[in-house]
RNA sequence: CAUGCAAGUCGAGCGGAUGUUUACGCUAUUUGCGGCCUUCGGGCCAAAGAUUUGUAAACAUUAGCGGCGGACGGGUGAGUAGCGCGUGGAUAAUCUGCCUUAUGGCUUGGGACAACAGUUCGAAAGGACUGCUAAUACCGGAUAAGCUUACGAAGCCGCAUGGUUUAGUAAGAAAAGUUCAGGCGCCAUAAGAUGAGUCCGCGUAUGAUUAGCUAGUUGGCGGGAUAAAAGCCCACCAAGGCGACGAUCAUUAGCCGGCCUGAGAGGGCGAUCGGCCACAUUGGGACUGAGACACGGCCCAAACUCCUACGGGAGGCAGCAGUGGGGAAUAUUGCACAAUGGGCGCAAGCCUGAUGCAGCAACGCCGCGUGAGGGAAGAAGGUUUUCGGAUCGUAAACCUCUAUCGAUGGGGAAGAAAUCCGCUUAGGCGGAUUGACGGUACCCAAGUAAGAAGCCCCGGCUAACUACGUGCCAGCAGCCGCGGUAAUACGUAGGGGGCAAGCGUUAUCCGGAAUUACUGGGUGUAAAGGGUGAGUAGCCGGCUGGGCAAGUCACAUGUGAAAUUCCUAGGCUUAACCUAGGAACCGCAUGAGAAACUGCCAAGCUAGAGUACAGGAGAGGUAAGCGGAAUUCCUUGUGUAGCGGUGAAAUGCGUAGAUAUAAGGAAGAACACCAGUGGCGAAGGCGGCUUACUGGACUGAAACUGACGGUGAGUCACGAAAGCGUGGGGAGCGAACAGGAUUAGAUACCCUGGUAGUCCACGCCGUAAACGAUGAUAGCUAGGUGUUGGGGUGAGAGCCUCGGUGCCGGAGCAAACGCAAUAAGCUAUCCACCUAGGGAGUACGGCCGCAAGGCUGAAACUUAAAGGAAUUGACGGGGGCCCGCACAAGCGGUGGAGCAUGUGGUUUAAUUCGACGCAACGCGAAGAACCUUACCAAGGCUUGACAUCCCGCUGACCGGUACAGAGAUGUACCUUCCCUUCGGGGCAGCGGAGACAGGUGGUGCAUGGUUGUCGUCAGCUCGUGUCGUGAGAUGUUGGGUUAAGUCCCGCAACGAGCGCAACCCUUACUUUUAGUAGCCAGCGAGUAAAGUCGGGUACGCUAGAGGGACUGCCGUGGAGAACACGGAGGAAGGUGGGGAUGAUGUCAAAUCAUCAUGCCCCUUAUGUCUUGGGCUACACACGUGCUACAAUGGCGCAUACAAAGUGAAGCGAAAGCGUGAGCUGGAGCCAAUCACAAAAAGGCGCCUCAGUUCGGAUUGUAGGCUGCAACCCGCCUGCAUGAAGUUGGAAUCGCUAGUAAUCGCGAAUCAGCAUGUCGCGGUGAAUACGUUCCCGGGCCUUGUACACACCGCCCGUCACACCAUGGGAGUUGGAAGCGCCCGAAGCCUGUGACCUAACGCGCAAGCGAAGGAGCAGUCGAAGGUGAAGUCAGCGACUGGGGUG
Repeated sequence: CAUGCAAGUCGAGCGGAUGUUUACGCUAUUUGCGGCCUUCGGGCCAAAGAUUUGUAAACAUUAGCGGCGGACGGGUGAGUAGCGCGUGGAUAAUCUGCCUUAUGGCUUGGGACAACAGUUCGAAAGGACUGCUAAUACCGGAUAAGCUUACGAAGCCGCAUGGUUUAGUAAGAAAAGUUCAGGCGCCAUAAGAUGAGUCCGCGUAUGAUUAGCUAGUUGGCGGGAUAAAAGCCCACCAAGGCGACGAUCAUUAGCCGGCCUGAGAGGGCGAUCGGCCACAUUGGGACUGAGACACGGCCCAAACUCCUACGGGAGGCAGCAGUGGGGAAUAUUGCACAAUGGGCGCAAGCCUGAUGCAGCAACGCCGCGUGAGGGAAGAAGGUUUUCGGAUCGUAAACCUCUAUCGAUGGGGAAGAAAUCCGCUUAGGCGGAUUGACGGUACCCAAGUAAGAAGCCCCGGCUAACUACGUGCCAGCAGCCGCGGUAAUACGUAGGGGGCAAGCGUUAUCCGGAAUUACUGGGUGUAAAGGGUGAGUAGCCGGCUGGGCAAGUCACAUGUGAAAUUCCUAGGCUUAACCUAGGAACCGCAUGAGAAACUGCCAAGCUAGAGUACAGGAGAGGUAAGCGGAAUUCCUUGUGUAGCGGUGAAAUGCGUAGAUAUAAGGAAGAACACCAGUGGCGAAGGCGGCUUACUGGACUGAAACUGACGGUGAGUCACGAAAGCGUGGGGAGCGAACAGGAUUAGAUACCCUGGUAGUCCACGCCGUAAACGAUGAUAGCUAGGUGUUGGGGUGAGAGCCUCGGUGCCGGAGCAAACGCAAUAAGCUAUCCACCUAGGGAGUACGGCCGCAAGGCUGAAACUUAAAGGAAUUGACGGGGGCCCGCACAAGCGGUGGAGCAUGUGGUUUAAUUCGACGCAACGCGAAGAACCUUACCAAGGCUUGACAUCCCGCUGACCGGUACAGAGAUGUACCUUCCCUUCGGGGCAGCGGAGACAGGUGGUGCAUGGUUGUCGUCAGCUCGUGUCGUGAGAUGUUGGGUUAAGUCCCGCAACGAGCGCAACCCUUACUUUUAGUAGCCAGCGAGUAAAGUCGGGUACGCUAGAGGGACUGCCGUGGAGAACACGGAGGAAGGUGGGGAUGAUGUCAAAUCAUCAUGCCCCUUAUGUCUUGGGCUACACACGUGCUACAAUGGCGCAUACAAAGUGAAGCGAAAGCGUGAGCUGGAGCCAAUCACAAAAAGGCGCCUCAGUUCGGAUUGUAGGCUGCAACCCGCCUGCAUGAAGUUGGAAUCGCUAGUAAUCGCGAAUCAGCAUGUCGCGGUGAAUACGUUCCCGGGCCUUGUACACACCGCCCGUCACACCAUGGGAGUUGGAAGCGCCCGAAGCCUGUGACCUAACGCGCAAGCGAAGGAGCAGUCGAAGGUGAAGUCAGCGACUGGGGUG
């Protein structure tokens, strides 16, 4: 807001109107019985009927007058922080229609107005004029028990005004009839009931960044108004009233019974139902009425909508439905008055979107179903799998049974009794009628498991797990957090868990949250004690008895509506739901009591507090004066080249005479020693001496007062340093500033200067880590030990006591650390403050300040933490102790050159891969020409080069020949099995199919194993006990000592394990055994020589078994210890030298390319075979080495001395050849026998300091060897060539004794290839004061904001993106108030020449009374306007903040 409905009713108040019927009369018309006349065409009279009109009556309907009701019922919550609501009172300050009771009445007159008729205006809505008329409409008169007013009187009562009763005087005010039999009505008065008005106590949000508000404001007197008190209104008078117990202002909000939650106390909410209030488009106003300032009434203004003939009109769903809009979202334009209730009516009855019902919505609560029993081949299928199985799962199929609901058919309510009519003995009795819901609820029958299950979740909280996909993607997420190739966290599937016609999500509220703490918290360090005092209000307060009764306690009464809640019953099949009874409603009020406690009143006391008296202590304060040392400056003297300053310097000062030194003088500031966790003060703070003034505390004694006390919001005062203002002062010091250094830079630290300031006076500021990070006061609660000021006592030591100030410590407290009579313990009182971190002590506002700034003090936004205490580690340019070729002391190198080798880089078809600080880089690789080989190119194969299984064929396989080809390979040919029961079998080859093979493809961050490293460092742990709330600690720390957690001692620890050491190997000495292939002293033989031979086993040697060394002995030190130092003896001395041996762990260390292996990937290729190439490239850079640069050398000559190894596809002798590499040769040797095999450095000679007789690269050439093959790409030799290099920058490595250095020898790998690697021996040093420093490590301790552990963490600017916010020239809008202007309707006031039937006077005209229109005025909504504020939006630009 279209449309419909939601308030009407009464004819028994009234006059009409209309309709029907009846009666009467009449006129007219018509039909016309009958009669008369007739010219027979018809005419006249006329009963009766019909129609019209009139009168009367009855019945019905009803526009109007009139009465009652439209103030109830129904809706909504805009406003309202208010006596609005709740609760309890008051009304002696009030009203009350209808209803009930009672009393008394209802008399007599009059004049109108609608309707109606006529005329007329208007489009309409609506009017105007003239005329008629009734009443329960209106107006006079009479009457007045009682009523009202005025007056005074008496009685009684109360709660102040006052109330009430009685009698009296005067004045005033009523009524309606109707039916007529009752009855229904009307008037007055009184009372009741109901309803309403008004007033009061108490209670009922937030904000102080709202602190002052108020002129009808507060009160009085008088009047007016109202039903009624009152500034409610008015005139006058006074200057009051409210407010930190929160006025005013702003924001928000209907209040309550109750509802949700909670153990409760509380917290949140105010739907449905019920009570109250307010509102009805917005604002204002009155009228009528018992009741309204009136949802479906009126007037005005405004906005909006509609109609219009443009003149003017109409409207108000926050009634029920419904529509549009808005929105995440909320229903039918239904049926009925049958019931309940309401209005009117005598009643019948009418009206009733109240109400009763129905419709829509799983929106909520409750109940029910979707089947029940049996059923293992544990079916099929799905998922999974360790391939066996497991699981969905008795689940299904299948068998038997049942039928709630739904569907079909049949039956079928209760809710209904009244009203009414009749009778009546007045108590009742009888009769008839009435159902929207609804053919609904409910009941019965038949028959079928047929039709009926979803949603969320499965990482923890939190019940429930696997597979696949995905790969920090897609996504999840309430918090923590998942996802980067094995995701129980994403998606899907299987399975599982939960709830179930629902299930999840979202929003909101309470709970958990003791996380605003009344019940019931805190403030040393976590957030939190005011910087300190004095003191106002407030709060709290000693002992004794007495009184009062406000608090308090107990009793009684009233109230606390009903519903709700709880309990007990009852009714719907049950339940939800409904009904009855009871309890409860913890509150308020009143009455009469009690007197312990609090309070109040008066009285008393002395223990708290204070006063007086006597003492001593003190950097307490203020002012004035005085003093010496030092510093600087000035003057003068002496004196000469420096002074000063620093890590080192420079700037600076100084030959114009500094510094130094002496004397004199000036100035300012501060007061050494005493000096002390000593003193004083409220705190800040106070330090030379003297004086004056002055505050406080303490002790003693116990005279006085008699609770005078404590705390303390506001308030006031004080308040370090810095800073500000005015005026002084200014020696030293010294922000800013300047210069010099340092440094990458150095707006710093250091140095030289130096202005404000520091000092004084006066005035501001008002803050500090103003700290004991600990508010004040009072009482109580183990000790020990100092110190300070008093007192008592004692010969003294000391003891007792009061006040202050420290340390340790018990109970107790505390998260712990710690506190502990100076509490952070146990109590009491008061104040202040806190409530996650950041934003932020910021912004805005206010107050203070000269300014700087201070006080008060947010929000948006953002984070999942911030923080405290303690623990274990790690770390420190922290400390202590100790060790190591760690430094130092030495020797030799690397880094420079050439070459070798590895790596990076680059290049390439490929330059395969791995290793990257130490701890990758002569590393894997103990040896890349092919092979190796993993790489590249090309050519082939596809069950495959290799393994197992199956089928078929063949008898071989192997081997050989020829051809093609780069080869792989292909073709052809030759040769060729075993066993047998004769069926076949074994074996092998070929062919075929598929399972599979194969992969040096990926992941060492999925793994096993192996290895490196810290580190051969001395550590790492456990059991029991003890301590701690706990993490953890103790042991393992401490005192010594050691190479050592080695040992000793001590100890709340006692023991034990893995490590250390020892046991093992080797080497050094020795004994013994053995004696060949080793050895040869003595004996014999023998040679040119030779252990060559006999022989021997002594020695050496070999290799078995033993011995030896253990701080065992002595001395000293130490603790009568461990142990250390020295010595003896000894081959060896304090683990004799070397090796093997590597704790718990660390590094996501290395390796998937040794091997093994999960997962992923490839499958005519990422597999496999072959040929060739590559791994060997080359501007360059690095690592590791070799050779040198030379004379401690090079060259030549001669000729000594090892050890340890190796050798059969081998070592290979002698001899010969060759300059040589080597060749020929083949003895010997399966090795203490033979061979490799020459050891080299060493000795002698030449060279004489040169790019050389150094050095050997490079190149040419000629050869040798291995091998299928030396071009890419091997090694060696001869001749020739003869580069760089003259000892190496910064830096850096190894080594402490048979070591470094130097010299050669061997082996593994190996066809060949070593400057590499692993071994062997020869010659053979220097140095170590020592632990300050560098590096690494161990133990103890300390700090920590680190724990991925300092290669950590982390701060700020700048750059970029986003977000919210402050300022901002301004601009736009809202709400509220104030001033002024205008002023509608309307009430009120005045006037009222104009108008007026009722009443009065008058014969009348008329006059009067009374009233009205109009006009004027006060008030007055909307509107206009002005100024100052206030709240928001936007805003160029700008400020900081947050997140990334």
The RNA shown here (small-subunit ribosomal RNA) has 1444 nucleotides and comes from an uncultured Bacillota bacterium. RNAcentral holds the sequence, with entries from ENA and SILVA. Its Rfam family is "Bacterial small subunit ribosomal RNA". Rfam links the family to the GO terms ribosome and structural constituent of ribosome. The coordinates come from a structure-prediction model, not an experiment, and the mean pLDDT is 84.